The RNA shown here (FMN riboswitch aptamer (RFN element)) has 128 nucleotides and comes from an uncultured Actinomycetes bacterium. The coordinates come from a structure-prediction model, not an experiment, and the mean pLDDT is 82. Its Rfam family is "FMN riboswitch aptamer (RFN element)". About the family: The RFN element is a highly conserved domain that is found frequently in the 5'-untranslated regions of prokaryotic mRNAs that encode for flavin mononucleotide (FMN) biosynthesis and transport proteins. Its family is annotated with FMN binding in the Gene Ontology.
RNA sequence: ACGUUGUUCCGGGGUCGGUGUAAUUCCGAACCGGCGGUUAAAGUCCGCGACCCGAUGGCCUCCAGCUAUCGGUGGAUUUGGUGAAAUUCCAAAACCGACGGUUAAAGUCCGGAUGAGAGGGACACGUA
Numbered sequence: 001a002c003g004u005u006g007u008u009c010c011g012g013g014g015u016c017g018g019u020g021u022a023a024u025u026c027c028g029a030a031c032c033g034g035c036g037g038u039u040a041a042a043g044u045c046c047g048c049g050a051c052c053c054g055a056u057g058g059c060c061u062c063c064a065g066c067u068a069u070c071g072g073u074g075g076a077u078u079u080g081g082u083g084a085a086a087u088u089c090c091a092a093a094a095c096c097g098a099c100g101g102u103u104a105a106a107g108u109c110c111g112g113a114u115g116a117g118a119g120g121g122a123c124a125c126g127u128a
Stems, first nucleotide, its partner, number of pairs: 001127003005124006015029004030108002032097002034048004043095002052072008077093005099111003
């Protein structure tokens, strides 16, 4: 340095006020931004994960449920500046945000979730 290897750890953030019988859900003003990539640092580029849907197999007497693999779905940005290079930096103005729940509609509350996970670190082993 590399790896069809092993063990282990890490692996998502954010609210106040007003109205009201009732809202962190409405209104006003705030706040937040997973992972890898990229000539240069990204919520908005490219790809991935999460969430949701389906098919097939397994566990299960069956259903339900859980699980493995595969497939599908999958939000949102412009202008100016600097520069060799930036939809990534600087300035300005925008935009987006799963599912279920709720005395009233949720990116920020509660829940599945002490879960899963893109991936990252450390150590070991092997090879050179």